[in-house]
């Protein structure tokens, strides 16, 4: 230098053809307990890496940039 893959709550990851983004763990509150743990119920937490384009509408499609990983030279 070239190519490919990845980027989504604190962490690990879903999201099937474009229609207001979810799970598990964690966290907070409450219930339960003599008190913890466990369990149950509820809540908070995300500009979907960034910049543009297409579209009535983009996490999703297109182009570019950045970062990480892998391969080639």
């Nucleotide at each position: 230098g070239c190519u490919g893959c990845u980027a989504u709550g604190g962490c690990u990851c879903a999201g099937u053809c474009g229609g207001u983004a979810g799970a598990g763990c964690g966290u907070c509150a409450c219930a339960u307990u003599g008190g913890u743990a466990a369990u149950g119920u509820g809540g908070a937490g995300g500009u979907c890496a960034c910049c543009g384009g297409u579209u009535c509408g983009a996490u999703u499609c297109c182009g570019g940039u950045u970062a990480g990983c892998a391969g080639c030279u």